[in-house]
Context: one part of a larger RNA
Molecule: small-subunit ribosomal RNA, central domain
Organism: Sinorhizobium fredii
RNA sequence: CUGGGCGUAAAGCGCACGUAGGCGGACAUUUAAGUCAGGGGUGAAAUCCCGGGGCUCAACCCCGGAACUGCCUUUGAUACUGGGUGUCUAGAGUCCGGAAGAGGUGAGUGGAAUUCCGAGUGUAGAGGUGAAAUUCGUAGAUAUUCGGAGGAACACCAGUGGCGAAGGCGGCUCACUGGUCCGGUACUGACGCUGAGGUGCGAAAGCGUGGGGAGCAAACAGGAUUAGAUACCCUGGUAGUCCACGCCGUAAACGAUGAAUGUUAGCCGUCGGGCAGUUUACUGUUCGGUGGCGCAGCUAACGCAUUAAACAUUCCGUCUGGGGAGUACGGUCGCAAGAUUAAAACUC
Numbered sequence: 001c002u003g004g005g006c007g008u009a010a011a012g013c014g015c016a017c018g019u020a021g022g023c024g025g026a027c028a029u030u031u032a033a034g035u036c037a038g039g040g041g042u043g044a045a046a047u048c049c050c051g052g053g054g055c056u057c058a059a060c061c062c063c064g065g066a067a068c069u070g071c072c073u074u075u076g077a078u079a080c081u082g083g084g085u086g087u088c089u090a091g092a093g094u095c096c097g098g099a100a101g102a103g104g105u106g107a108g109u110g111g112a113a114u115u116c117c118g119a120g121u122g123u124a125g126a127g128g129u130g131a132a133a134u135u136c137g138u139a140g141a142u143a144u145u146c147g148g149a150g151g152a153a154c155a156c157c158a159g160u161g162g163c164g165a166a167g168g169c170g171g172c173u174c175a176c177u178g179g180u181c182c183g184g185u186a187c188u189g190a191c192g193c194u195g196a197g198g199u200g201c202g203a204a205a206g207c208g209u210g211g212g213g214a215g216c217a218a219a220c221a222g223g224a225u226u227a228g229a230u231a232c233c234c235u236g237g238u239a240g241u242c243c244a245c246g247c248c249g250u251a252a253a254c255g256a257u258g259a260a261u262g263u264u265a266g267c268c269g270u271c272g273g274g275c276a277g278u279u280u281a282c283u284g285u286u287c288g289g290u291g292g293c294g295c296a297g298c299u300a301a302c303g304c305a306u307u308a309a310a311c312a313u314u315c316c317g318u319c320u321g322g323g324g325a326g327u328a329c330g331g332u333c334g335c336a337a338g339a340u341u342a343a344a345a346c347u348c
Stems, first nucleotide, its partner, number of pairs: 003320004007302002012316001014201004021194003025088007033081002035077008049065006091191001092188003095184005103177007110154001115149007125136002162169002206247006215241002220236004258315006266293013297304002321348003330341004
């Protein structure tokens, strides 16, 4: 390589958009490139194979046949694939009418709480712990009342609830804006699926410039604990956490499960629509999500099971014993941190 795989054993890119490429609905007609059949030419000899023969046998040699799986050309066939033409509507999209939603961006705004400041009341403790101490407090703390400042986060509602491609999204209001679902079936007429490269998005931490800084809190300091304690506990506390702009591009980026289409028992919840019925708040049914259980089937087992890990098809990614190593070197990217691509010697 082939083969076999990829939930947990090695293995699904973090996610999307999309170029090339690969694959692609129904009917009719045409062509005859692929495909199939026949003929012709060629496919040197030797070799290989088969049947004979010659060296005493064999190796070896000689004769004949077959073969040379191929290429070229010609005559046909037309089911399938491809090319051309025409038609269609079941895929895909548009339109119209409704619906739900923490989907996104920007601006404004609200209350609770913590902290700080000012003032009043008030007096000796407060705080913290397993117990303490560091710490704060007679220069009046803690507690309590009123007023003010500032930053960050949004209790209850809240729900295996919702939305988003993923990361993710939660006080309220407004503006702009993306997607989805249901119903109608008016329109286009295969316009589709996947997607190497590529491009964009991408938690937290981190980086650059400028702001901001209440609480929390790496580093750091102190108090304890301890044999020690560079920790766990306590008192403080700076980056950071927040905002704007620019980078970084990684995560157990997880459903550890790529995307798409079709097919294959059911039962019970729940969310958003439609239809029908009636006792008007339920029942039945039908689409689309989101969960639990479970048959067939699958699985090494666990388990999965119409949201498949079942049965099939298409396309992409990826694995090939452990360590060395996701490392070295080189390339690309980055301000850096580093990211990405990615070995070998050696060893078991």